[in-house]
Context: one part of a larger RNA
This record gives sequence, structure tokens and C1' cells, in this order.
RNA sequence: GGCGCGCGGUGGAUGCCUUGGUAUCACGGGCCGAAGAAGGGCGUGGCAAGACUGCGAUAAGCCUCGGUCAGCCGUCUAACAGGCGUAGCCGGGGAUUCCCGAAUGAGGCAACUCACCCGGAGUCAUGUCCGGGUACCGCGGAUUGAACACAUAGAUCCGACGGAGGGAACCCGGGGAACUGAACCAUCUCAGUACCCGGAGGAAAAGAAAGCAUUCCGUCAGUAGCGGCGAGCGAACGCGGAAGAGCCCAAACCACAGGUGACUUAACGGCCGGCAGGCCUAUGCAUCGGUGGGGUUGUACGACUCGGCGGCGGAUUCUGCCGGAUCCGCAGGGAGUGACAAAGCACCGUCGUAACCGAAGGACCCUGGAAUGGGCCACCAGAGCGGGUGACAGUCCCGUAGGUGAAACGAUGGGUGCCUCCCGCUGAUGUUCGUGAGUACCACGGGACACGAGAAAUCCCGUGGGAAGCCAGGCAGACCACUGUCUAAGGCUAAAUACCCGUGAUGACCGAUAGUGAACCAGUACCGUGAGGGAAAGGUGAAAAGCACCCCGGGAGGGGAAUGAAAUAGUCCCUGAAACCGCGUGCCU
Repeated sequence: GGCGCGCGGUGGAUGCCUUGGUAUCACGGGCCGAAGAAGGGCGUGGCAAGACUGCGAUAAGCCUCGGUCAGCCGUCUAACAGGCGUAGCCGGGGAUUCCCGAAUGAGGCAACUCACCCGGAGUCAUGUCCGGGUACCGCGGAUUGAACACAUAGAUCCGACGGAGGGAACCCGGGGAACUGAACCAUCUCAGUACCCGGAGGAAAAGAAAGCAUUCCGUCAGUAGCGGCGAGCGAACGCGGAAGAGCCCAAACCACAGGUGACUUAACGGCCGGCAGGCCUAUGCAUCGGUGGGGUUGUACGACUCGGCGGCGGAUUCUGCCGGAUCCGCAGGGAGUGACAAAGCACCGUCGUAACCGAAGGACCCUGGAAUGGGCCACCAGAGCGGGUGACAGUCCCGUAGGUGAAACGAUGGGUGCCUCCCGCUGAUGUUCGUGAGUACCACGGGACACGAGAAAUCCCGUGGGAAGCCAGGCAGACCACUGUCUAAGGCUAAAUACCCGUGAUGACCGAUAGUGAACCAGUACCGUGAGGGAAAGGUGAAAAGCACCCCGGGAGGGGAAUGAAAUAGUCCCUGAAACCGCGUGCCU
């Protein structure tokens, strides 16, 4: 020196564990903000330096209403001091809530600086302090008011009227790549994806047929098709389910008030109709917009005109009679605030935000540090899910099955009442009137449709042209005929669906190099000018019983002693592999 063996050191693999994560399901909930949000800064404790949590100069808290309990004064973090116990803790409501931040009096290098007005405290007075107000835009209103007479622009003021900012994902819209794939690459693909912008809500979008799912799931089907017919893309009809809801305008026509305009002495007009009378220079006529009624569809419907039927009472009409119409009230019927008109309110029920009740073993024997183990004899079970307890517990503890429960606040899509709204039905005639126009459609250029210009319908946009109008018009995959079907050019609309959060449950999900980046004070330390990037790090023991005391040592550390079942469990702490480093020894050299 090598090899082997034994014993150690180092190291932190492995095993076991889990406070954390992850996925799915069920139920419930879903916007916040100028009444100042989200997010921060700075403070705040008897001892409190730091950090977390809570809170805000009323500062680990104040008031109140419920629940619960014998303890309590949060955590790292023990002790001391001093308290409370109608405390404390949990839940509902309220009060307070510094400074920054949309940040909004002005400024500013966020958490700072400096003002003005009004009111108050204080001072002889000034300084000082406290409270309120003072940004911008839109909208509404008022006053004023140019060029230019009226007017308008503008100016000033008032308004708890609105906006502004934030939000992980989900949603709609406006824009919109490339790597990549095609074994190259250009059409194509990736993909209307990523990304940027705008907007909304608890969902959004879509949606009530000029249709062919309003939405979602399964299937149809990797089919029909599309496709340098390459790569690849990829339906629909139909069927089965989830959910279920339908409505309102514009227009014709009628009435009313108003603006504008020409005409005319009483008519062929008007004052509801008939007769008689009276009246009208606008009370007629034309036109314009407004308000109310009416009306909303395609087997066309509605309006107008003419008829039939239609509870009771009252009022109105230039006068009288007859008739009619309109309005009001009662009765009857119907509906409703979640679209269909709109404020809602009360009560009940149900649910949420705290909780509560809840069965049944042993002082026996054995092992052990410890019984939940083994033995023996019992018991409960609408409860033998799960967790804890010194090893494995239905009967020890928390629970579980099954039941009970809210003063307050919230939810409610359930019920009742108040309240609010609505109410003519029917037939006939007509080549009368209305039924969404720079629209449909066409050409050209694009886009969307599974569909790449194709035989290319359908839908949308740009430029140009440009209908019919109910004896009308669109569509049925070029186009034409026939046939069928529907009614565009206005609008609203729950539910089934998406995502997240909360609670509960579950897992042939992970178990500390895994599972979230993060089991631990992590979006931290650290890196970067910045956008941004982004870790490592869990385990004594049943219980600190965390080694009094003695010895060596300056200390660190160690040896005894003590605790403990165990100390080679001593806080660098479970197990403690390997690399690597020693000590001892056998053999070889």
C1' cells in the first nucleotide's frame, strides 16, 4: 500500500409519517368603487426590539343582538407584573376607520409639501389646532350672452344625478401573428390560437322563423363533404336527453294640444248621427312633428266600412226629441314587478350566516414504558364514516346515524294578502288603406359558413347601381318550372350552459427532488435599470420529563450521574443506504 472483516465519522438516500397540494362530484353563493374600492404605507401591546395575525389616534380593539362556555388577556413565546370573569370565544348588525392609491383643492420623486373659503377651539393679537368644502367630463336646470337684429356659440352658477378605478378565470366585440405541420415550400396548416384593444355581467352571448339546434349534452360521425384531393380540416338533417316562455314597437286609423300655410261671409265643409233651429274667418281645409288610443301577423293580419250579441248606475255633447259614442264608479273575470306597464310592502314557509341533543365495557387475567393487543365475560347499533387518545378502540374523547335550532342580517325562482295593471266577442264586403328603402337584390372586391371560387346556394362588409310593396316579397345549395315553406330591412326575453369562491364528500391522485412555484412567515430570499425571473428549507419524545449535581477544559466539547421504554431519541435530534474519510485486526506484498 492492497484486499477482507469489525467498529466509527461524514452524508442524507430509503422506509414510515403529513399540517400541504391535486382532481372530480353535490349543494350554495358571485361583482367591488367618489358613502373613496382593489392594493399598499405608517402606526397600534404593561413588560413588545423583530415578524405574522388582528385592528386604526375609540388602533390584538368600542357598542348592540344572539349562540356557547369556565375559564380568559392571538402566534413565534416562556416567565413576570397587572387584570377580567354579565369575562373569553363564535355568529348577525352598527360605530370608529391616520396617510397613499381612480385620488378628485394645487403640486409631487405614492404614502409627502403648500393653499384658499365657511364654521369652531385657543390667544390681547398673530402663529397653531379641529370639522366641512374647493378636480375633470357627461347629463339636467337656472342666469347671462358675442361676431349679427333675433338667435346661437360662449360664460357663470345649482344638482348625494351619472361617469372615472379595480377584478383570477369565464363572456361578447374590434384587430391579429409566427415558430410548427406539410419530412423542402408558396395555397394550406398551426388558428381566428397566442397576443393587443374596447365592453358587460354574475354569468355573458344567442333567441320567438323572410327559420332549420336559442342554448347545452349524447348520437349521427371521423360519416357527407372540403383539401397543392397533399398535410390536414370536418359538418348538417334526423334521433335521444337537459331546460322550457313568450312578448313589445313602427305603420294604417281615431282623438287631443301645438307649429306653419293659402283660401272663404256660410257651402257639397265643421260643431257625434237624423229632423228643426242656432253657431264657426277658424271651431273649416292642407301640412309638420308631439302625446294618448289603436295595432303587431303569413292557414296572412290589422285599419276603415256595414251588421249581430254585450250586467247595473251616473256624467258629458250648441239647443229640443230619438239614437249613438266617450268617460267615471260598482259588479264579474284575468294577470303581475325576472321579458310581456311599474313602485313595491307585509306575513308565512324554506335556505344561509353561530350552535345543540346524540346509544353501548370491564378497578378481571397476560405481555408491555404505556393496552386500543392476546385471553375471558358483556353491551349498543337509524350510530361498525373518520379523527384523537402512551401499540390496533362500535361501547375512553371529538364525532357519526338520526333529530333540534336564529334576536339580527341576507337569499327565496314557494304560498297568502295588500297594491298595481288589463278586459269587448263575432261575422261580412272591398283590385280601399297599412305591414320597417338607398333596404332587398345585382356587378365588382373581400370575409364568414366543415365548404380553399368551385356547379357555390346561404350570411356579413366595402364601392357602384338599385326594386316590388299584398294582384306583394324571401327561401328550399348555380339557374328555370312546378310544388312547398316563411314574412327581412325595429326591439326585449328567464331556464338548461361557462368560470370562480364557500361548504361537504370522494380518489387503483402525490407524499417533501413528489404534490401548487410555495406543507416551513413564498411570489419570500435572491437576480435584473426594468419588463421580468425566482429558489432552498418538514419529522426529538407518549410527555420536555430538553440532562439538577460532580469531574476535565479558557471555551467548544466531553466523562459520570439523572430523565426516559429507548439518549448511537440530546434539540446539528425518527429511520440513517452509498460515495468519501478514519480506527482496529487477518492475509498478501
Molecule: large-subunit ribosomal RNA, domain I
Organism: Chloroflexota bacterium